[in-house]
Context: one part of a larger RNA
């Protein structure tokens, strides 16, 4: 001299682009943060219409996501986390092959009764659907097995349609998507090993499932992962154990480096979700906004017996020097579900506050000596403030008023045209043309017009280090002070005044790191 997620004091014109509870992982009111799918089910309802049926909403079975996305950083010195290998693994959704999707059957909710609770939320009987659920066929280069052999799936839904059949529903063809079993991808995750990874020895010795075999059991998978038996091992001054601290890192801060220091915001692992515990479900969880069980706190109550978890987004109280709005959109980006329109998304885009930081600009330019008044100093002559100001001549950035106006918009949707698929000029999906449209931010950026110097400078310092000096009070008092050190009647070091000196919409102080 740098640096900060910084705070206090004064003091403040704008704009862009970041940051923004470092403390109490203290406790939370209220609103939202994960739902979607009627092109899987049966049903119940709105509008339309005489009707048939056509639209449209869903509480319930069912799928599929809710294991992503966000949040914190307790807790953990290694089951973490970095870096460089390995080998006994699983992997929905995507994608590339291969083969198959045939024939039955039984409930259960919804829904009706009947009943019980103060709610929460239940029992009982009855009726029914499916991509729910169980059987049977079948079936590999799948799974058992030396072989022989054994064993193991499956479901339909939507769209069009000429012949020919029909019991008039449909069969039948065609497309699309979905099921099944296998194989290979690609992303994902799980697991093994090496080395690296913070202080202390005023912690030296530690370990019995502990080290190894042998068998079983368990796991998607090796393994003391678990048990029984059997050797008595294995770690340790190259620091075992034990204790204290800590989320690793990518990076960030300083420094010539080489090292210290650090892990806000961004990116990648980890690891928690009121505290401990436990599985279920499922391709993935032992699961922030699931579920049991215990414990602590809060609510409800009819006292029988419920209910809840902001370390998610705002927002409250607490702590605390100290950290913002109970905002706006799904218009773009991505995400879940859906053929698809779409619908949801406090993820993300954006607005709002804060001078927190970092960069840009403004706060006005030219000219203007009678060197005006006024202050301040004086040897009383005059220095100084000072071209400063007045006064004259322009200018209008920013703010302000009023006008125009991009880009973030890609798609979807409607028609047509051309080829593909097909029996097909149908349906669909591709590919172009063509209409109408899709912005939350937005009174956007930008651009023009208009009035007018008009609205817009301070803080700190002047003894030396350190640039920058006199007067007045004051008189070891009052105060200063980073170090030396001022101050006790001429203080350039208190406190004002005038002048100066450094920054600047900053400036200074404290704190912390180089």
């Nucleotide at each position: 001299g740098a640096u900060u997620g910084a705070a206090c004091g004064c003091u403040g014109g704008c704009g862009g682009c970041a940051u923004g509870c470092u403390u109490a992982a203290c406790a939370c009111a209220u609103g939202c943060a994960a739902g979607u799918c009627g092109a899987a089910c049966g049903g119940g309802g709105g509008c339309a219409g005489c009707a048939a049926u056509g639209u449209c909403c869903u509480a319930g079975u069912g799928g599929c996501g809710g294991a992503c996305g966000g949040g914190u950083g307790a807790g953990g010195a290694a089951a973490g986390c970095g870096u460089a290998g390995g080998a006994a693994u699983c992997u929905g959704c995507c994608u590339u092959a291969g083969a198959g999707u045939g024939g039955g059957g039984g409930a259960c909710a919804a829904c009706c009764u009947g009943u019980g609770g103060a709610a929460a939320c239940g029992c009982a009987g009855g009726c029914u659907a499916a991509u729910a659920c169980c059987g049977c066929a079948u079936a590999c280069g799948c799974u058992c097995g030396a072989a022989a052999g054994a064993g193991g799936a499956a479901a339909g839904c939507g769209g069009g349609g000429g012949a020919c059949c029909u019991u008039c529903g449909g069969g039948c063809c065609u497309c699309g998507u979905g099921c099944u079993c296998c194989a290979a991808g690609a992303g994902g995750a799980g697991c093994c090993u090496a080395c690296g990874u913070c202080c202390g020895a005023u912690u030296a010795g530690c370990c019995a499932g502990u080290u190894g075999g042998u068998a079983g059991g368990g796991u998607a998978a090796a393994a003391g992962c678990c048990u029984a038996c059997c050797a008595a091992a294995g770690c340790g001054a190259c620091g075992a154990u034990c204790g204290g601290u800590a989320g690793c890192u990518g990076g960030u801060c300083u420094g010539a480096g080489a090292g210290g220091a650090u892990g806000a915001u961004c990116a990648g692992c980890c690891a928690c979700a009121c505290u401990g515990g436990g599985a279920c479900u499922g391709a993935g969880a032992c699961a922030c906004g699931g579920c049991c069980c215990a414990g602590a706190c809060u609510c409800c109550u009819a006292c029988g017996g419920g209910a809840g978890g902001c370390a998610g987004c705002a927002g409250u109280g607490g702590g605390g020097a100290a950290u913002a709005u109970u905002g706006g959109a799904c218009a773009a980006u991505g995400g879940g579900c859906g053929c698809a329109a779409g619908c949801c998304u406090g993820a993300u885009c954006c607005a709002g506050c804060a001078a927190u930081g970092c960069c840009g600009c403004g706060u006005g330019g030219g000219u203007g000596a009678a060197g005006a008044a006024g202050g301040c100093c004086u040897g009383c002559g005059g220095g100084u403030u000072g071209u400063a100001a007045a006064g004259c001549c322009c200018u209008u950035u920013u703010a302000g008023u009023g006008a125009g106006a991009a880009a973030g918009a890609a798609g979807g949707u409607c028609g047509g045209c051309u080829g593909g698929c097909u029996a097909a000029c149908a349906c669909c999906g591709a590919g172009u043309c063509g209409a109408a449209u899709u912005g939350a931010c937005g009174u956007u950026a930008c651009u023009c017009a208009c009035a007018g110097a008009a609205a817009a400078a301070g803080c700190a310092c002047c003894g030396g280090c350190u640039a920058a000096c006199u007067c007045c009070g004051u008189g070891c008092c009052a105060g200063c002070a980073g170090c030396c050190g001022c101050g006790g009647u001429a203080a350039u070091a208190c406190g004002g005044g005038g002048g100066g000196u450094g920054c600047a919409a900053g400036c200074g102080u404290u704190a912390a790191u180089c």
Molecule: small-subunit ribosomal RNA, 5' domain
Organism: metagenome